[in-house]
RNA sequence: CCUUAUAGAGAGUAACGGAGGGACAGGCCCUGUGAAGUUACGGCAACCUGCAUUUGCAAGGUGCUAAAUCCUACGGUGAAAACCGAAAGAUAAGG
Numbered sequence: 001c002c003u004u005a006u007a008g009a010g011a012g013u014a015a016c017g018g019a020g021g022g023a024c025a026g027g028c029c030c031u032g033u034g035a036a037g038u039u040a041c042g043g044c045a046a047c048c049u050g051c052a053u054u055u056g057c058a059a060g061g062u063g064c065u066a067a068a069u070c071c072u073a074c075g076g077u078g079a080a081a082a083c084c085g086a087a088a089g090a091u092a093a094g095g
Base pairs, nucleotide, nucleotide: 001095002094003093004092005091006090012041013040014039015038016037020030021029022028025072026071027070042065043064044063046062047061048060049058050057051056069088074085075084076083077082
């Protein structure tokens, strides 16, 4: 980079650190009652995997652990609210 699949579920404390973070833009939100990042120990179970066999268990690999992928952005329906689809990004599996 390409293909396919998935997303309103689930799951955090401490130490160091010291001002940002939530991809991008707008919004809205989190944050000195301590952001990002790093480390330690936990936790979750989406995909792969293993065991059982229809929906569970395990937690080895990847991943995740504020808010629907936080919401919107483009198209369609609609008076509006809203709904549907796409795009983009994320993750997994394969190439």
This is a predicted structure of a 95-nucleotide RNA (SAM riboswitch aptamer (S box leader)) from a bovine gut metagenome. The coordinates come from a structure-prediction model, not an experiment, and the mean pLDDT is 86.